[in-house]
A computed fold for a 1526-nucleotide RNA from an uncultured Gammaproteobacteria bacterium, annotated as small-subunit ribosomal RNA.
RNA sequence: CCCUUAGAGUUUGAUCAUGGCUCAGAUUGAACGCUGGCGGCAUGCCUAACACAUGCAAGUCGAGCGGUAGCAGGCCCUUCGGGGUGCUGACGAGCGGCGGACGGGUGAGUAACGCGUAGGAAUCUGCCCAUUGGUGGGGGACAACCCGGGGAAACUCGGGCUAAUACCGCAUACGCCCUACGGGGGAAAGCGGGGGAUCUUCGGACCUCGCGCCGAUGGAUGAGCUUGCGUCCGAUUAGCUAGUUGGUGGGGUAAAGGCCUACCAAGGCGACGAUCGGUAGCUGGUCUGAGAGGAUGAUCAGCCACACUGGGACUGAGACACGGCCCAGACUCCUACGGGAGGCAGCAGUGGGGAAUAUUGGACAAUGGGGGGAACCCUGAUCCAGCAAUGCCGCGUGUGUGAAGAAGGCCUGCGGGUUGUAAAGCACUUUCAGUGGGGAGGAAAAGCUUACGGUGAGUAGCUGUGAGUCUUGACGUUACCUACAGAAGAAGCACCGGCUAACUCCGUGCCAGCAGCCGCGGUAAUACGGAGGGUGCGAGCGUUAAUCGGAAUUACUGGGCGUAAAGCGCGCGUAGGCGGUUCGUUAAGUUAGCUGUGAAAGCCCCGGGCUUAACCUGGGAAUUGCAGUUAAUACUGACGGGCUAGAGUCUGGCAGAGGGCAGUGGAAUUCCCGGUGUAGCGGUGAAAUGCGUAGAUAUCGGGAGGAACACCAGUGGCGAAGGCGACUGCCUGGGCCAAGACUGACGCUGAGGUGCGAAAGCGUGGGGAGCAAACAGGAUUAGAUACCCUGGUAGUCCACGCCGUAAACGAUGAGAACUAGCCGUUGGGCUCAUUUAAGAGCUUAGUGGCGCAGCUAACGCAUUAAGUUCUCCGCCUGGGGAGUACGGCCGCAAGGUUAAAACUCAAAGGAAUUGACGGGGGCCCGCACAAGCGGUGGAGCAUGUGGCUUAAUUCGAUGCAACGCGAAGAACCUUACCAGGACUUGACAUGCAACUGCAUGCCUUCCGAAAGGGAGGAGGCCUUCGAGGGGGUUGCGCAGGUGCUGCAUGGCUGUCGUCAGCUCGUGCCGUGAGGUGUUGUGUUAAGUCCCGCAACGAGCGCAACCCCUGUGAUUAGUUGCCACGCUUUCAGAAAUGGGAGCAGCACUCUAGUCAGACUGCCGGUGAUAAGCCGGAGGAAGGUGGGGAUGACGUCAAGUCCGUAUGGCCCUUAUGUCCUGGGCUGCACACGUGCUACAAUGAAUGGUACAAAAGGAAGCGAAACCGCGAGGUGGAGCGAAUCCCCAAAGCCAUUCACAGUUCGGAUUGGAGUCUGCAACUCGACUCCAUGAAGUCGGAAUCGCUAGUAAAGGCGUAUCAGCAACGACGCCUUGAAUACGUUCCCGGGCCUUGUACACACCGCCCGUCACAUCAUGAAAGUCGACUGCACCCGAAGUCGCCGGGCCAACCUCGCAUAGCGGGGGGGCAGGCGCCGAAGGUGUGGUUGAUAAUUGGGAUGAAGUCGUAACAAGGUAGCCGUAAAGGGC
Repeated sequence: CCCUUAGAGUUUGAUCAUGGCUCAGAUUGAACGCUGGCGGCAUGCCUAACACAUGCAAGUCGAGCGGUAGCAGGCCCUUCGGGGUGCUGACGAGCGGCGGACGGGUGAGUAACGCGUAGGAAUCUGCCCAUUGGUGGGGGACAACCCGGGGAAACUCGGGCUAAUACCGCAUACGCCCUACGGGGGAAAGCGGGGGAUCUUCGGACCUCGCGCCGAUGGAUGAGCUUGCGUCCGAUUAGCUAGUUGGUGGGGUAAAGGCCUACCAAGGCGACGAUCGGUAGCUGGUCUGAGAGGAUGAUCAGCCACACUGGGACUGAGACACGGCCCAGACUCCUACGGGAGGCAGCAGUGGGGAAUAUUGGACAAUGGGGGGAACCCUGAUCCAGCAAUGCCGCGUGUGUGAAGAAGGCCUGCGGGUUGUAAAGCACUUUCAGUGGGGAGGAAAAGCUUACGGUGAGUAGCUGUGAGUCUUGACGUUACCUACAGAAGAAGCACCGGCUAACUCCGUGCCAGCAGCCGCGGUAAUACGGAGGGUGCGAGCGUUAAUCGGAAUUACUGGGCGUAAAGCGCGCGUAGGCGGUUCGUUAAGUUAGCUGUGAAAGCCCCGGGCUUAACCUGGGAAUUGCAGUUAAUACUGACGGGCUAGAGUCUGGCAGAGGGCAGUGGAAUUCCCGGUGUAGCGGUGAAAUGCGUAGAUAUCGGGAGGAACACCAGUGGCGAAGGCGACUGCCUGGGCCAAGACUGACGCUGAGGUGCGAAAGCGUGGGGAGCAAACAGGAUUAGAUACCCUGGUAGUCCACGCCGUAAACGAUGAGAACUAGCCGUUGGGCUCAUUUAAGAGCUUAGUGGCGCAGCUAACGCAUUAAGUUCUCCGCCUGGGGAGUACGGCCGCAAGGUUAAAACUCAAAGGAAUUGACGGGGGCCCGCACAAGCGGUGGAGCAUGUGGCUUAAUUCGAUGCAACGCGAAGAACCUUACCAGGACUUGACAUGCAACUGCAUGCCUUCCGAAAGGGAGGAGGCCUUCGAGGGGGUUGCGCAGGUGCUGCAUGGCUGUCGUCAGCUCGUGCCGUGAGGUGUUGUGUUAAGUCCCGCAACGAGCGCAACCCCUGUGAUUAGUUGCCACGCUUUCAGAAAUGGGAGCAGCACUCUAGUCAGACUGCCGGUGAUAAGCCGGAGGAAGGUGGGGAUGACGUCAAGUCCGUAUGGCCCUUAUGUCCUGGGCUGCACACGUGCUACAAUGAAUGGUACAAAAGGAAGCGAAACCGCGAGGUGGAGCGAAUCCCCAAAGCCAUUCACAGUUCGGAUUGGAGUCUGCAACUCGACUCCAUGAAGUCGGAAUCGCUAGUAAAGGCGUAUCAGCAACGACGCCUUGAAUACGUUCCCGGGCCUUGUACACACCGCCCGUCACAUCAUGAAAGUCGACUGCACCCGAAGUCGCCGGGCCAACCUCGCAUAGCGGGGGGGCAGGCGCCGAAGGUGUGGUUGAUAAUUGGGAUGAAGUCGUAACAAGGUAGCCGUAAAGGGC
């Protein structure tokens, strides 16, 4: 200086934390879908290392050689057809040289010295560079060619000729190699250019230059070998190894080496992971990431490996060789069947595979490579072009203006909004593409000429530099520049519920579909499909796949383990890890400097070049690493010497259910014997089974036997844990305390290992009292294979041996240190004090309670840590599948231990919170029970409902909280239903347009059930004569709908419940949900009040305020009242009584105002409070009685048919009108009522007392008629005036307990009234009829005082009436409440919870059905592989070598040569090794299989009810056993 760390959704009613799943980012050699203008730069078979047609990819050199098949030229000949001539340019084939080991491809194999990095020594290296020396002289062959032969072909055989830079000797050889140090061995090749002198056989020699050749040294380059370190997964792979490990001799290689061989020794590797299995080329780098890491290894670069599969060598400097050879195998092709040929993982291309990857292109112009002296040739290396949006980068598809905010679309609250300056229009520009023209750079050379150097004898030649000259471009119609024309040719894709930027309408109706997660869709879907609009990106956009990230979700950086997943049941101890104090040495770790290396490219920085960018390019930095070297020495290590604080030993004490063995004891149960004794015992919720008259139980005495040890006994003791409890003895482990002495770090932990390890269980043998799985019986129950009862066997006990698990728990590993206290208790010590016993203080080791800091998600922990640190071990990584399968180990078995995967879910789980709930607890209310009174349930009738019926029996209400409910009035109407007949702008509203001598209407007539329709007639508003108002007809907008949705709604209502609750502000507490307040003591009808209190206040509820009623006062007296007074009238002899009026307002009454009641007063009680109890006074006493009044909310409670209203639906009908019918239907069931069953009654007669209502299309008096309903009548009254005014009661009489003088249903007859009309289907009256019913089963309702019960009266609705209903009124007028155990409902506190749709909750297992994955399985089929053996190709090596052979040596001879030998080699043979193949036997792994096991999943299947509340038998863990259902 630069760079640099983001979260969200989803478990819950809500919360915190745990934890998984999912998303947003970046990336890719990608693919797919839709779309697609241009250019630059890159990239392009990831699958079948599957098979390949065709063409090309490695040749070149005539200046190495003999030569001349073909071509061209020259020369010669020619019969003019041609022939000859290597003479020249050149050159097929051949000999020879160099190259072919590079370049190019691929990633199969390989877990390895293969790769990376840093080193090492025992090596080779063609061409190249430097130095040095040499290049003399001979020889014999073989191709080509010619002749002949075989074969279809490939090819091949024999004979003959020949050259060389081919081959072989000789000579020389400083240096080179070998050596026994004496010596010995070993080379070469020439070719081309030029040439003065000299020589010449006229070829040349010779000289010189160039190229080449040989020996040697050094270098460079390349290659080989070797070492340290690093390099994937699996231990359900734990042991591997015989050339194996080392040595010696020999061999072999360029070279060290068991590399090979013989012999000798017995080693070597492995828990720091050998061996085996799986997977994989490695690296620079690439992607991601803040980094550390993780993933990856396309293109480019380095290394390796491979070249159809396997094996092998040859040649060579280099290969065990991609386009070479040999053999074996598979495959393909040719064939004359005898034999042959081939290898694209080179470039194109083909088939195949696959989701998927290009042209059978151009050029050697450039760069590079091979050959050549060079020209040049070759080069699918390379450079270019083509195809592909495969990626990255750049550009464009226009710019400005433009409101009438056009049309169209979409939405709409109908006003408008939006698309939208967007378009059109106007003005302008022309990149890119198009057409025409121009036009760089990539090119440097080489060649030729020439100048000056070098070499040289030289002016040749060759060569270096410079100049000149002449050419060389695949790309290419290049880049670039320019002219022209015209907005002209160029925009899509995904998304819009949240995460996540972006919203409406329509369609659909748990369908069709969507979905990354959560989740959408069941009639108003921003989530499906379409549209409009919007958002994002843009020649692309989405999807899928894949990697990293987010994920601190494997945690090195950087996590955890009391309850969420996670501490081994507990010790001992091996390896390992870690380790007190001091001094010295060392310098391994560590630190610092320097050196080497860390290839290039890439990343990063600074520059440069393409118009920019991508891209290319120069320099730097970086490369955190490794190695070497020098230094430092604090810490760690190592080595050595000390120390005593850790640890241990010794001495003396102490406590203890510590362990083992042996013995002893008493109580109790049971059994046996005997005695006493008699009818029961026992058992339970209640019973029964069982025992007992053959004498039980009970009780006394005696005996037997087994097991366990009451009290003591204690959050007391001991032990590592499991665990240990009578007493005594013996043996034995550990701990604690005190004081000193000694040893001198001897320590801590502890993978493996090893020991101990409750109960149950197993084996063998004992024992067996009690208890008690299994089992049997009795109960319970729907069942009851359970819970309860009676019995009862294993077992429980002992000995020995197994098992090895538990909720083996403090759910808390071991050790060490540190960090406030207080109070108990056990063991020991010291001090003080004391009369003993107690006691106080200090200390130490345990064991408990509380609590601070701190920690924790919270709960909680807190010197016995879950605090703060250190060391070591174990363990965890979502739930289910599963602690299961397979494999291994252990076990007699049961089983244990180790321990997966497929598949499946989006959660599972923890703590705490608020509710709700509990067959949890506490407290308290209510006609809740109890105590009472009267009913219902039985009868008949009324009424409502269900059901049934019907053309229709319209619709709604359905536990309480529907059912005399909507309905305070269904004959028509109502009416919504049914049948039939009609109408269509409509029965009703409103606007527009047109028409109309127009009033709406009225009358007559016809059809008709009416509605309606048809026909005819008369009459006729107003006027300023234009018209106005109104109407009619036609048409268009519209009306109308008791059609649907109360689960789209408003409003209203029911219910919990007139229950006492429900909340808020501020503060405080808690991470938070939330709590506190509102809980607690007392009290109340009450969250009423008081006190207390981290709360203080407040609101909605309670109460009060309001109305009625109860007492009084006052005001007011008409229509009310009439005591007193007066007048009058009637009756009477009179007294007197009645009526009427005047006067009056006293009383009653009416209706306004006011007073009164407040625990105010007294006593007691309580806490001195609130209050409660009693009392006084008072008309009334503790809310006086009644009403109105209904908190936050619950029930998707009820109502779209009261009204309102969104949406949907109907529009000659689902609207409207009409007639008739239906809502009243009747085998039945239920609810609510009325009337009764009678004597507390019925009937008859007489007689008394209300309140509150209503009245004009009304109430209706008197009077008269009728038995009566009623009729006639019409006074009075719009009302304290008139109308209407009780009944039970009381007084008498009859009835005498009966289906009656009870009861009145039903039915017959006759009437009255209302009404257009009483048939379906009204009420009432009279006469007659006289049913059931004699007090009601289980069950159930109301009511606590003017109440229940009983009695009548009134009103609304209404023509009338179903009213016995509803709502009111007054009259008469009780009984009972001990009390809160129980039933029901409710309130508060608390507790548990797996519930939150909240117990009508949740939820388990079998069975049945479907689908999926998986285990076992008689077997079957593959793949890989171990061991043993057989066979044994090619080939190297060794041996043999009788056949064959030119060079060199030698001998001989008849000497142009031949023969023999030496020597060397070849064919052939033998041997070792040896690929493929075969046989046998194992191992690992995969696929598959009748059948079978469990598992998972799946809206509404079956059986039960196991768990969650005390879940109705507390639950759970380990173990064992058994049965049922189907």
Background: Model confidence (mean pLDDT): 84 of 100.